[in-house]
């Protein structure tokens, strides 16, 4: 120089769930109860690390579609975690 399992991003496509098409109010903005969880966001079990006065106690770290609903959301559109397909970047065990 080249090849490249495999990882993470990005771009395009496909598929993708729950919950009032509720109520005040002329409307519009706003407000109100119900409820949903799969943007994003809290929380934390094992277990790791420290520290101490060490049979133990404290303090940090620690994941989820679990939790909470703070944000979001309850017709459709849009959004959508995840999941597939393709394309490209990037790292790259290792192999000629």
């Nucleotide at each position: 120089a080249u090849g490249g399992a495999u990882g993470u991003g990005g771009c395009u496509c496909u598929g993708g769930a729950g919950a009032a098409g509720c109520c005040c109010c002329a409307a519009a903005a706003g407000g109100g109860u119900a409820c949903c969880g799969a943007a994003g966001g809290u929380g934390c079990a094992a277990g790791g690390c420290g520290g101490c006065g060490c049979g133990g106690c404290c303090g940090c770290c620690g994941a989820a579609u679990c939790u909470c609903u703070c944000a979001g959301g309850u017709a459709a559109a849009a959004g959508g975690a995840c999941a597939g397909a393709g394309u490209g970047a990037c790292a790259g065990g290792c192999g000629g």